Background
A computed fold for a 74-nucleotide RNA from uncultured Gemmiger sp., annotated as transfer RNA. Model confidence (mean pLDDT): 80 of 100. Its Rfam family is "tRNA". The family's RNA type in Rfam is transfer RNA.
[in-house]
RNA sequence: GGAAGAUUAGCUCAGCUGGUUAGAGCGCUGCGUUCACAUCGCAGAGGUCUUGGGUUCGAGUCCCUAAUCUUCCA
Numbered sequence: 001g002g003a004a005g006a007u008u009a010g011c012u013c014a015g016c017u018g019g020u021u022a023g024a025g026c027g028c029u030g031c032g033u034u035c036a037c038a039u040c041g042c043a044g045a046g047g048u049c050u051u052g053g054g055u056u057c058g059a060g061u062c063c064c065u066a067a068u069c070u071u072c073c074a
Base pairs, nucleotide, nucleotide: 001073002072003071004070005069006068007067010026011025012024013023019057028044029043030042031041032040050066052064053063054062
């Protein structure tokens, strides 16, 4: 220098062919259970879906751009 992939909750990841409320597990908070802790049960909080723009009635999803990370080629 060229190519491909990834970026969604604190962490690891889903999210189909663009559609009505963006989810799971772990973690966190509260309550119950216990003498207490753990386990278990119930409830809850937590998200500008990496940036900016475009297409569309409608974008996490499609297109362009920038950034970061990984891999491959030279």